[in-house]
RNA sequence: GCGCAUUGGCCAAGCGGUAAGGCACGGGACUUUGACUCCUGGAUCACGGGUUCGAUUCCCGUAUGCGCCG
Numbered sequence: 001g002c003g004c005a006u007u008g009g010c011c012a013a014g015c016g017g018u019a020a021g022g023c024a025c026g027g028g029a030c031u032u033u034g035a036c037u038c039c040u041g042g043a044u045c046a047c048g049g050g051u052u053c054g055a056u057u058c059c060c061g062u063a064u065g066c067g068c069c070g
Base pairs, nucleotide, nucleotide: 001068002067003066004065005064006063009023010022011021017053025041026040027039028038029037046062047061048060049059050058
C1' cells in the first nucleotide's frame, strides 16, 4: 500500500422496506426437589458522516482483527 471481516453474553442468517435461528441468561408453568420439557423477555446491526421516501444492506472516513505484496 491492497483485500477481507466486524449483527444481543457466545455462535450465526439476512445484503434497500420496521433483524431469523441455536446456546447461555432473566421471568413463569410443570416437578416433593433437581434435571428434562413447554411458554415468555432482551439487539443504537463496531463508530462517525453521506446517498435515499426508507440503510444491517450502497458510498466515504475511522477503529479493531486477519491475510497478501514489498
Molecule: transfer RNA
Organism: Dialister histaminiformans